[in-house]
RNA sequence: GGAGCAGACCGGGUGAUCGCCGGUGCGCGUGCGCACGGGAGGAAAGUCCGAACACCACAGGACAACAGGCUGGCUAACGGCCAGGCGGGGAGACCCGACGGAAGAGUGCAACAGAGAAGAGACAGCCCGAACGGGUCGCCUCGGCGGCCGCGUGGGCGAUGGUGAAACGGUGAGGUAAAGGCAUCACCAGCGAGUCUGGCGACAGGCUCGGCUAGGCAAACCCCCUGCGGUGCAAGACCAAAUAGGGGACCGGUUUGAAGCUUGUCCGUCUUCAUCCCGCAAGGGAUCCGGUUCCGGGUAGGUCGCUUGAGCGGCGCAGCAAUGCGCCGCCUAGAUGAAUGAUCGCCGCCUGUCUCGACAGGCACAGAAUUCGGCUUACAGGUCCGCUUCGCGG
RNA sequence: GCUCGCGUAGCUCAGUGGAUAGAGCGCUUCCCUCCGGAGGAAGAAGUCGCAGGUUCGACUCCUGCCGCGAGUACCA
Numbered sequence: 001g002g003a004g005c006a007g008a009c010c011g012g013g014u015g016a017u018c019g020c021c022g023g024u025g026c027g028c029g030u031g032c033g034c035a036c037g038g039g040a041g042g043a044a045a046g047u048c049c050g051a052a053c054a055c056c057a058c059a060g061g062a063c064a065a066c067a068g069g070c071u072g073g074c075u076a077a078c079g080g081c082c083a084g085g086c087g088g089g090g091a092g093a094c095c096c097g098a099c100g101g102a103a104g105a106g107u108g109c110a111a112c113a114g115a116g117a118a119g120a121g122a123c124a125g126c127c128c129g130a131a132c133g134g135g136u137c138g139c140c141u142c143g144g145c146g147g148c149c150g151c152g153u154g155g156g157c158g159a160u161g162g163u164g165a166a167a168c169g170g171u172g173a174g175g176u177a178a179a180g181g182c183a184u185c186a187c188c189a190g191c192g193a194g195u196c197u198g199g200c201g202a203c204a205g206g207c208u209c210g211g212c213u214a215g216g217c218a219a220a221c222c223c224c225c226u227g228c229g230g231u232g233c234a235a236g237a238c239c240a241a242a243u244a245g246g247g248g249a250c251c252g253g254u255u256u257g258a259a260g261c262u263u264g265u266c267c268g269u270c271u272u273c274a275u276c277c278c279g280c281a282a283g284g285g286a287u288c289c290g291g292u293u294c295c296g297g298g299u300a301g302g303u304c305g306c307u308u309g310a311g312c313g314g315c316g317c318a319g320c321a322a323u324g325c326g327c328c329g330c331c332u333a334g335a336u337g338a339a340u341g342a343u344c345g346c347c348g349c350c351u352g353u354c355u356c357g358a359c360a361g362g363c364a365c366a367g368a369a370u371u372c373g374g375c376u377u378a379c380a381g382g383u384c385c386g387c388u389u390c391g392c393g394g
Numbered sequence: 395g396c397u398c399g400c401g402u403a404g405c406u407c408a409g410u411g412g413a414u415a416g417a418g419c420g421c422u423u424c425c426c427u428c429c430g431g432a433g434g435a436a437g438a439a440g441u442c443g444c445a446g447g448u449u450c451g452a453c454u455c456c457u458g459c460c461g462c463g464a465g466u467a468c469c470a
Base pairs, nucleotide, nucleotide: 001390002389003388004387005386007384008383009382010381012347013346014345015344016343017342018341020039021038023036024035025034026033027032028031041365045376046375048374049373050372051371052370053232054231055230056229066227067226068225069224070084071083072082073081074080085099086097087096088095089094100223101222106221107220108217109216123161124160125157126156127155128154131153132152133151134149135148136147137146138145139144140143169188170187171186172185173184174182189213190212191210192209193208194207195206196205197204198203236304237303238302239301246295247294248293249292250291251290252289253288257273258272259271260270274287275286276285277284278283311330312329313328314327315326316325317324318323348363349362350361351360352359353358354357395466396465397464398463399462400461401460404419405418406417407416412450421437422436423435424434425433443459444458445457446456447455
């Protein structure tokens, strides 16, 4: 210097002016003015997990459903993080892993090709010649007998060829009619059982035994272990109109009044002003209707919840680390038809143009909404630290 | 905020692990007709929303994104 790996961080800066939303202080004419100070993110996003908080439900337990699944640790908790084991990828730094059980609880699936796809199979092929048939040769009493061939039926085989993603350990020897882990032997691979050593553990390594060779798929059903009540700040709490509706108390149910019928309008006439119970009556009570007044619930609206919190920064200690503890310092948006913006000057970066030092355009992804811890996804450009490998030089 | 569903040819939809993904309408060409329609014959047209994974094999199963749509909320 090239190529790459891993981690941390920034992600336009600055000044002025005019606006917007909160806060504090002062002033007065009490809802305005003035002054000071604050005002998006690493993801505020997706809403995928876990919690806090609030309300509702709830004797205890189980099933179902859903989610998680190597080990140890961290944490309020987690499907997160750290460290490790095992497996896989890379030459390496390093990266990735939904990583319990298919050896036994059971069921299921495997197209096409192929002989055969799960205790399988015989297409080509190799081997046998007891039995039947066939061909041929020989003998003879002409109907049989015997030999040969290995052609057909039949039987043995799983070594070879070939198929497939996958074919029921591999190599060599022995053995066999031909073969084969095959009741044999040597070496290798895997598995299981027992045991020893190291490790908290996952696991690793060693020894002995067993011919045990058991296939794949559980992001197929399923089995085992673990977790889990529901809803979500529009949770919820408080204050509280108008209208309507609920309840209590009181008054009234009236003949100079009201309603109805009729009518173009007015007046008159006519009809009604309740029902029931007790009581001789006066009167009292209940229902209904109207009025006055009081109470309580809800809505509109408003206030709280609402930002001091598993908070942020620095230092020290413990730990490989995640993280924890201690001390010091800091306060850092709280809107609700929803603020966080615009213009100008200078500088930085990118793109384009040309008369080469100016001009023009632009500034990644995106934008709070109860709050945290994570995950995932988007992101122009740039900075720093460490590591690997290749080339060159000393 | 919370909870669901859908995405396959231009349109409407089938396809629930297996070889080259189908149907109807539409479109193109040809036949028929004086012409058009109807009818007949043939044909084209697909990133199965995107990416990754499981599997021998994925439209289908799993995970993460993208887009579209729907429901629900407090009181009587």
Predicted 3D model of RNase P RNA and transfer RNA as a complex of 470 nucleotides. The coordinates come from a structure-prediction model, not an experiment, and the mean pLDDT is 77.